[in-house]
RNA sequence: GCCGGCGUAGCUCAGCGGUAGAGCAACUGAUUCGUAAUCAGUAGGUCGUAGGUUCAAUCCCUAUCGCCGGCU
Repeated sequence: GCCGGCGUAGCUCAGCGGUAGAGCAACUGAUUCGUAAUCAGUAGGUCGUAGGUUCAAUCCCUAUCGCCGGCU
């Protein structure tokens, strides 16, 4: 230099055009003499960034940034 993969909640990951979810973690309540466990609930996201296509983009296209891998 060229090619490919990944980037989504604090962490691990789903979701592949139609208003973003799970598990764990956090918080509140119940239960307990108390803790843990269990049960119920709450909060947490400009979907790496900037453009484009579309009535509508996490999803499609382009560029770019970060990480990983391959080739030279």
Description:
A computed fold for a 72-nucleotide RNA from a Candidatus Ozemibacteraceae bacterium, annotated as transfer RNA. The sequence is in RNAcentral, with records from ENA. Its mean pLDDT, the model's own confidence on a scale to 100, is 83. It matches the Rfam family "tRNA". From the family's description: Transfer RNA (tRNA) molecules are approximately 80 nucleotides in length. Lineage of the source: Bacteria > Candidatus Rifleibacteriota > Candidatus Ozemibacteria > Candidatus Ozemibacterales > Candidatus Ozemibacteraceae.